[in-house]
This is a predicted structure of a 375-nucleotide RNA (Bacterial RNase P class A) from uncultured Caulobacter sp. Rfam family: Bacterial RNase P class A. From the family's description: Ribonuclease P (RNase P) is a ubiquitous endoribonuclease, found in archaea, bacteria and eukarya as well as chloroplasts and mitochondria. Its mean pLDDT, the model's own confidence on a scale to 100, is 76.

RNA sequence: AGAUGGUCGGGCGGUCGCGUCGUCUUCGGACGCCGAGGAAAGUCCGGGCUCCACGGUGACAAGGCGGUGGGUAACGCCCACCGGGAGCGAUCCCAGGGAUAGCGCCACAGAAAGCAAACCGCCUCCCGUUCGCGGGCGGUAAGGGUGAAAGGGUGGGGUAAGAGCCCACCGCGGACCUGGCGACAGGGACGGCAUGGCAAGCCCCGCCUGGAGCAAGACCGAAUAGGGACCCCGCGCCGGCCUCGCGUCGGAUAGGCCGUCACUGGCCGAGAGGGUCCGGGUAGGUCGCGAGAGCCGUCCAGCAAUGGCCGGCCUAGAGGAAUGAUCGUCGCCGCGUCUUCGGACGCGGAACAGAACCCGGCUUACAGAUCAUCU
Numbered sequence: 001a002g003a004u005g006g007u008c009g010g011g012c013g014g015u016c017g018c019g020u021c022g023u024c025u026u027c028g029g030a031c032g033c034c035g036a037g038g039a040a041a042g043u044c045c046g047g048g049c050u051c052c053a054c055g056g057u058g059a060c061a062a063g064g065c066g067g068u069g070g071g072u073a074a075c076g077c078c079c080a081c082c083g084g085g086a087g088c089g090a091u092c093c094c095a096g097g098g099a100u101a102g103c104g105c106c107a108c109a110g111a112a113a114g115c116a117a118a119c120c121g122c123c124u125c126c127c128g129u130u131c132g133c134g135g136g137c138g139g140u141a142a143g144g145g146u147g148a149a150a151g152g153g154u155g156g157g158g159u160a161a162g163a164g165c166c167c168a169c170c171g172c173g174g175a176c177c178u179g180g181c182g183a184c185a186g187g188g189a190c191g192g193c194a195u196g197g198c199a200a201g202c203c204c205c206g207c208c209u210g211g212a213g214c215a216a217g218a219c220c221g222a223a224u225a226g227g228g229a230c231c232c233c234g235c236g237c238c239g240g241c242c243u244c245g246c247g248u249c250g251g252a253u254a255g256g257c258c259g260u261c262a263c264u265g266g267c268c269g270a271g272a273g274g275g276u277c278c279g280g281g282u283a284g285g286u287c288g289c290g291a292g293a294g295c296c297g298u299c300c301a302g303c304a305a306u307g308g309c310c311g312g313c314c315u316a317g318a319g320g321a322a323u324g325a326u327c328g329u330c331g332c333c334g335c336g337u338c339u340u341c342g343g344a345c346g347c348g349g350a351a352c353a354g355a356a357c358c359c360g361g362c363u364u365a366c367a368g369a370u371c372a373u374c375u
Base pairs, nucleotide, nucleotide: 001375002374003373004372005371006370007369008368010330011329012328013327014326015325016324018035019034021032022031023030024029037352041363042362044361045360046359047358048357049213050212051211052210062209063208064207065206066205067081068080069079070078071077082096083094084093085092086091097204098203102202103201104198105197106196119144120143121140122139123138125136126135127134128133152170153169154168155167156166157165171193172191173190176187177186178185179184217287218286219285220284227278228277229276230275231274232273233271237251238250239249240248241247242245255268256267257266258265294313295312296311297310299308300307301306332349333348334347335346336345337344338343
């Protein structure tokens, strides 16, 4: 100078204040216990729990995941390993299955980008020549040039020039042998080199997945309005009709309404009255709601993630929501003054943020302090 992993994220005391719970109470309150985080956050994954749906199996659709082995309740998380890439290194990064199942795409540049191709070059031969070279039929893919990518790379032989045309090494390919649970690694022969890339393009293969969420949901349950059953009171009078009945139409009456009383007027007119009970829903209340995949410590198994035995501990929870303020002191940082260079004094500063059913992860934010290992 850097890499990786972990821990803390002010301590103690006083005063005032806030919230849940408990006890007491003269109902005003008093006392006591406890009272945020490593991320309580984003709500991105995986679960518990609850309700709804669902006979089993398979197929299809949609979404997700994707090296191997292990851990876990489960995971897209974690650990170990393998392969590829970056770095001198500690270490870090990888959407890390399949490109002869099929389809599609490969911009610009370039002659040619997928049935490979020949621009400048190189070379044999032929023709012309002012002897510099020019033109033509062919061969070639070594060199130049374009590009992210041009049908293996380096060296040698070979050739007119060249070319896996031939050879050595490297790479590649499919078998074989050895090691490994496996991904894979190593090896000696063989093959003269073939199917270039993209699947965070469609697709194919394998595996996984029912939906909604604590405003889930369970129980208790008013007042008012509305529903139902039963009881009481009333169902009386005149006339018309016929289906002869708590029928219907018209009229008056008891009665009711127009806020109350008096008068007057209007309207309705025999269910418009009274009571008891039942059931559903609402307000409200209680539960769900914190003893849990819990925390701490020793030991054991394991490289590790993690698991197990034993011992100890109880650690917010209420309602749109309390967990704060201030003073003193100690510790930390910065600045200034003094200094006997040990320090003393004064002033200032201290992050991100904040529970709302609960866990396991991931991601993001974070002043500063500190530990361990390694380069």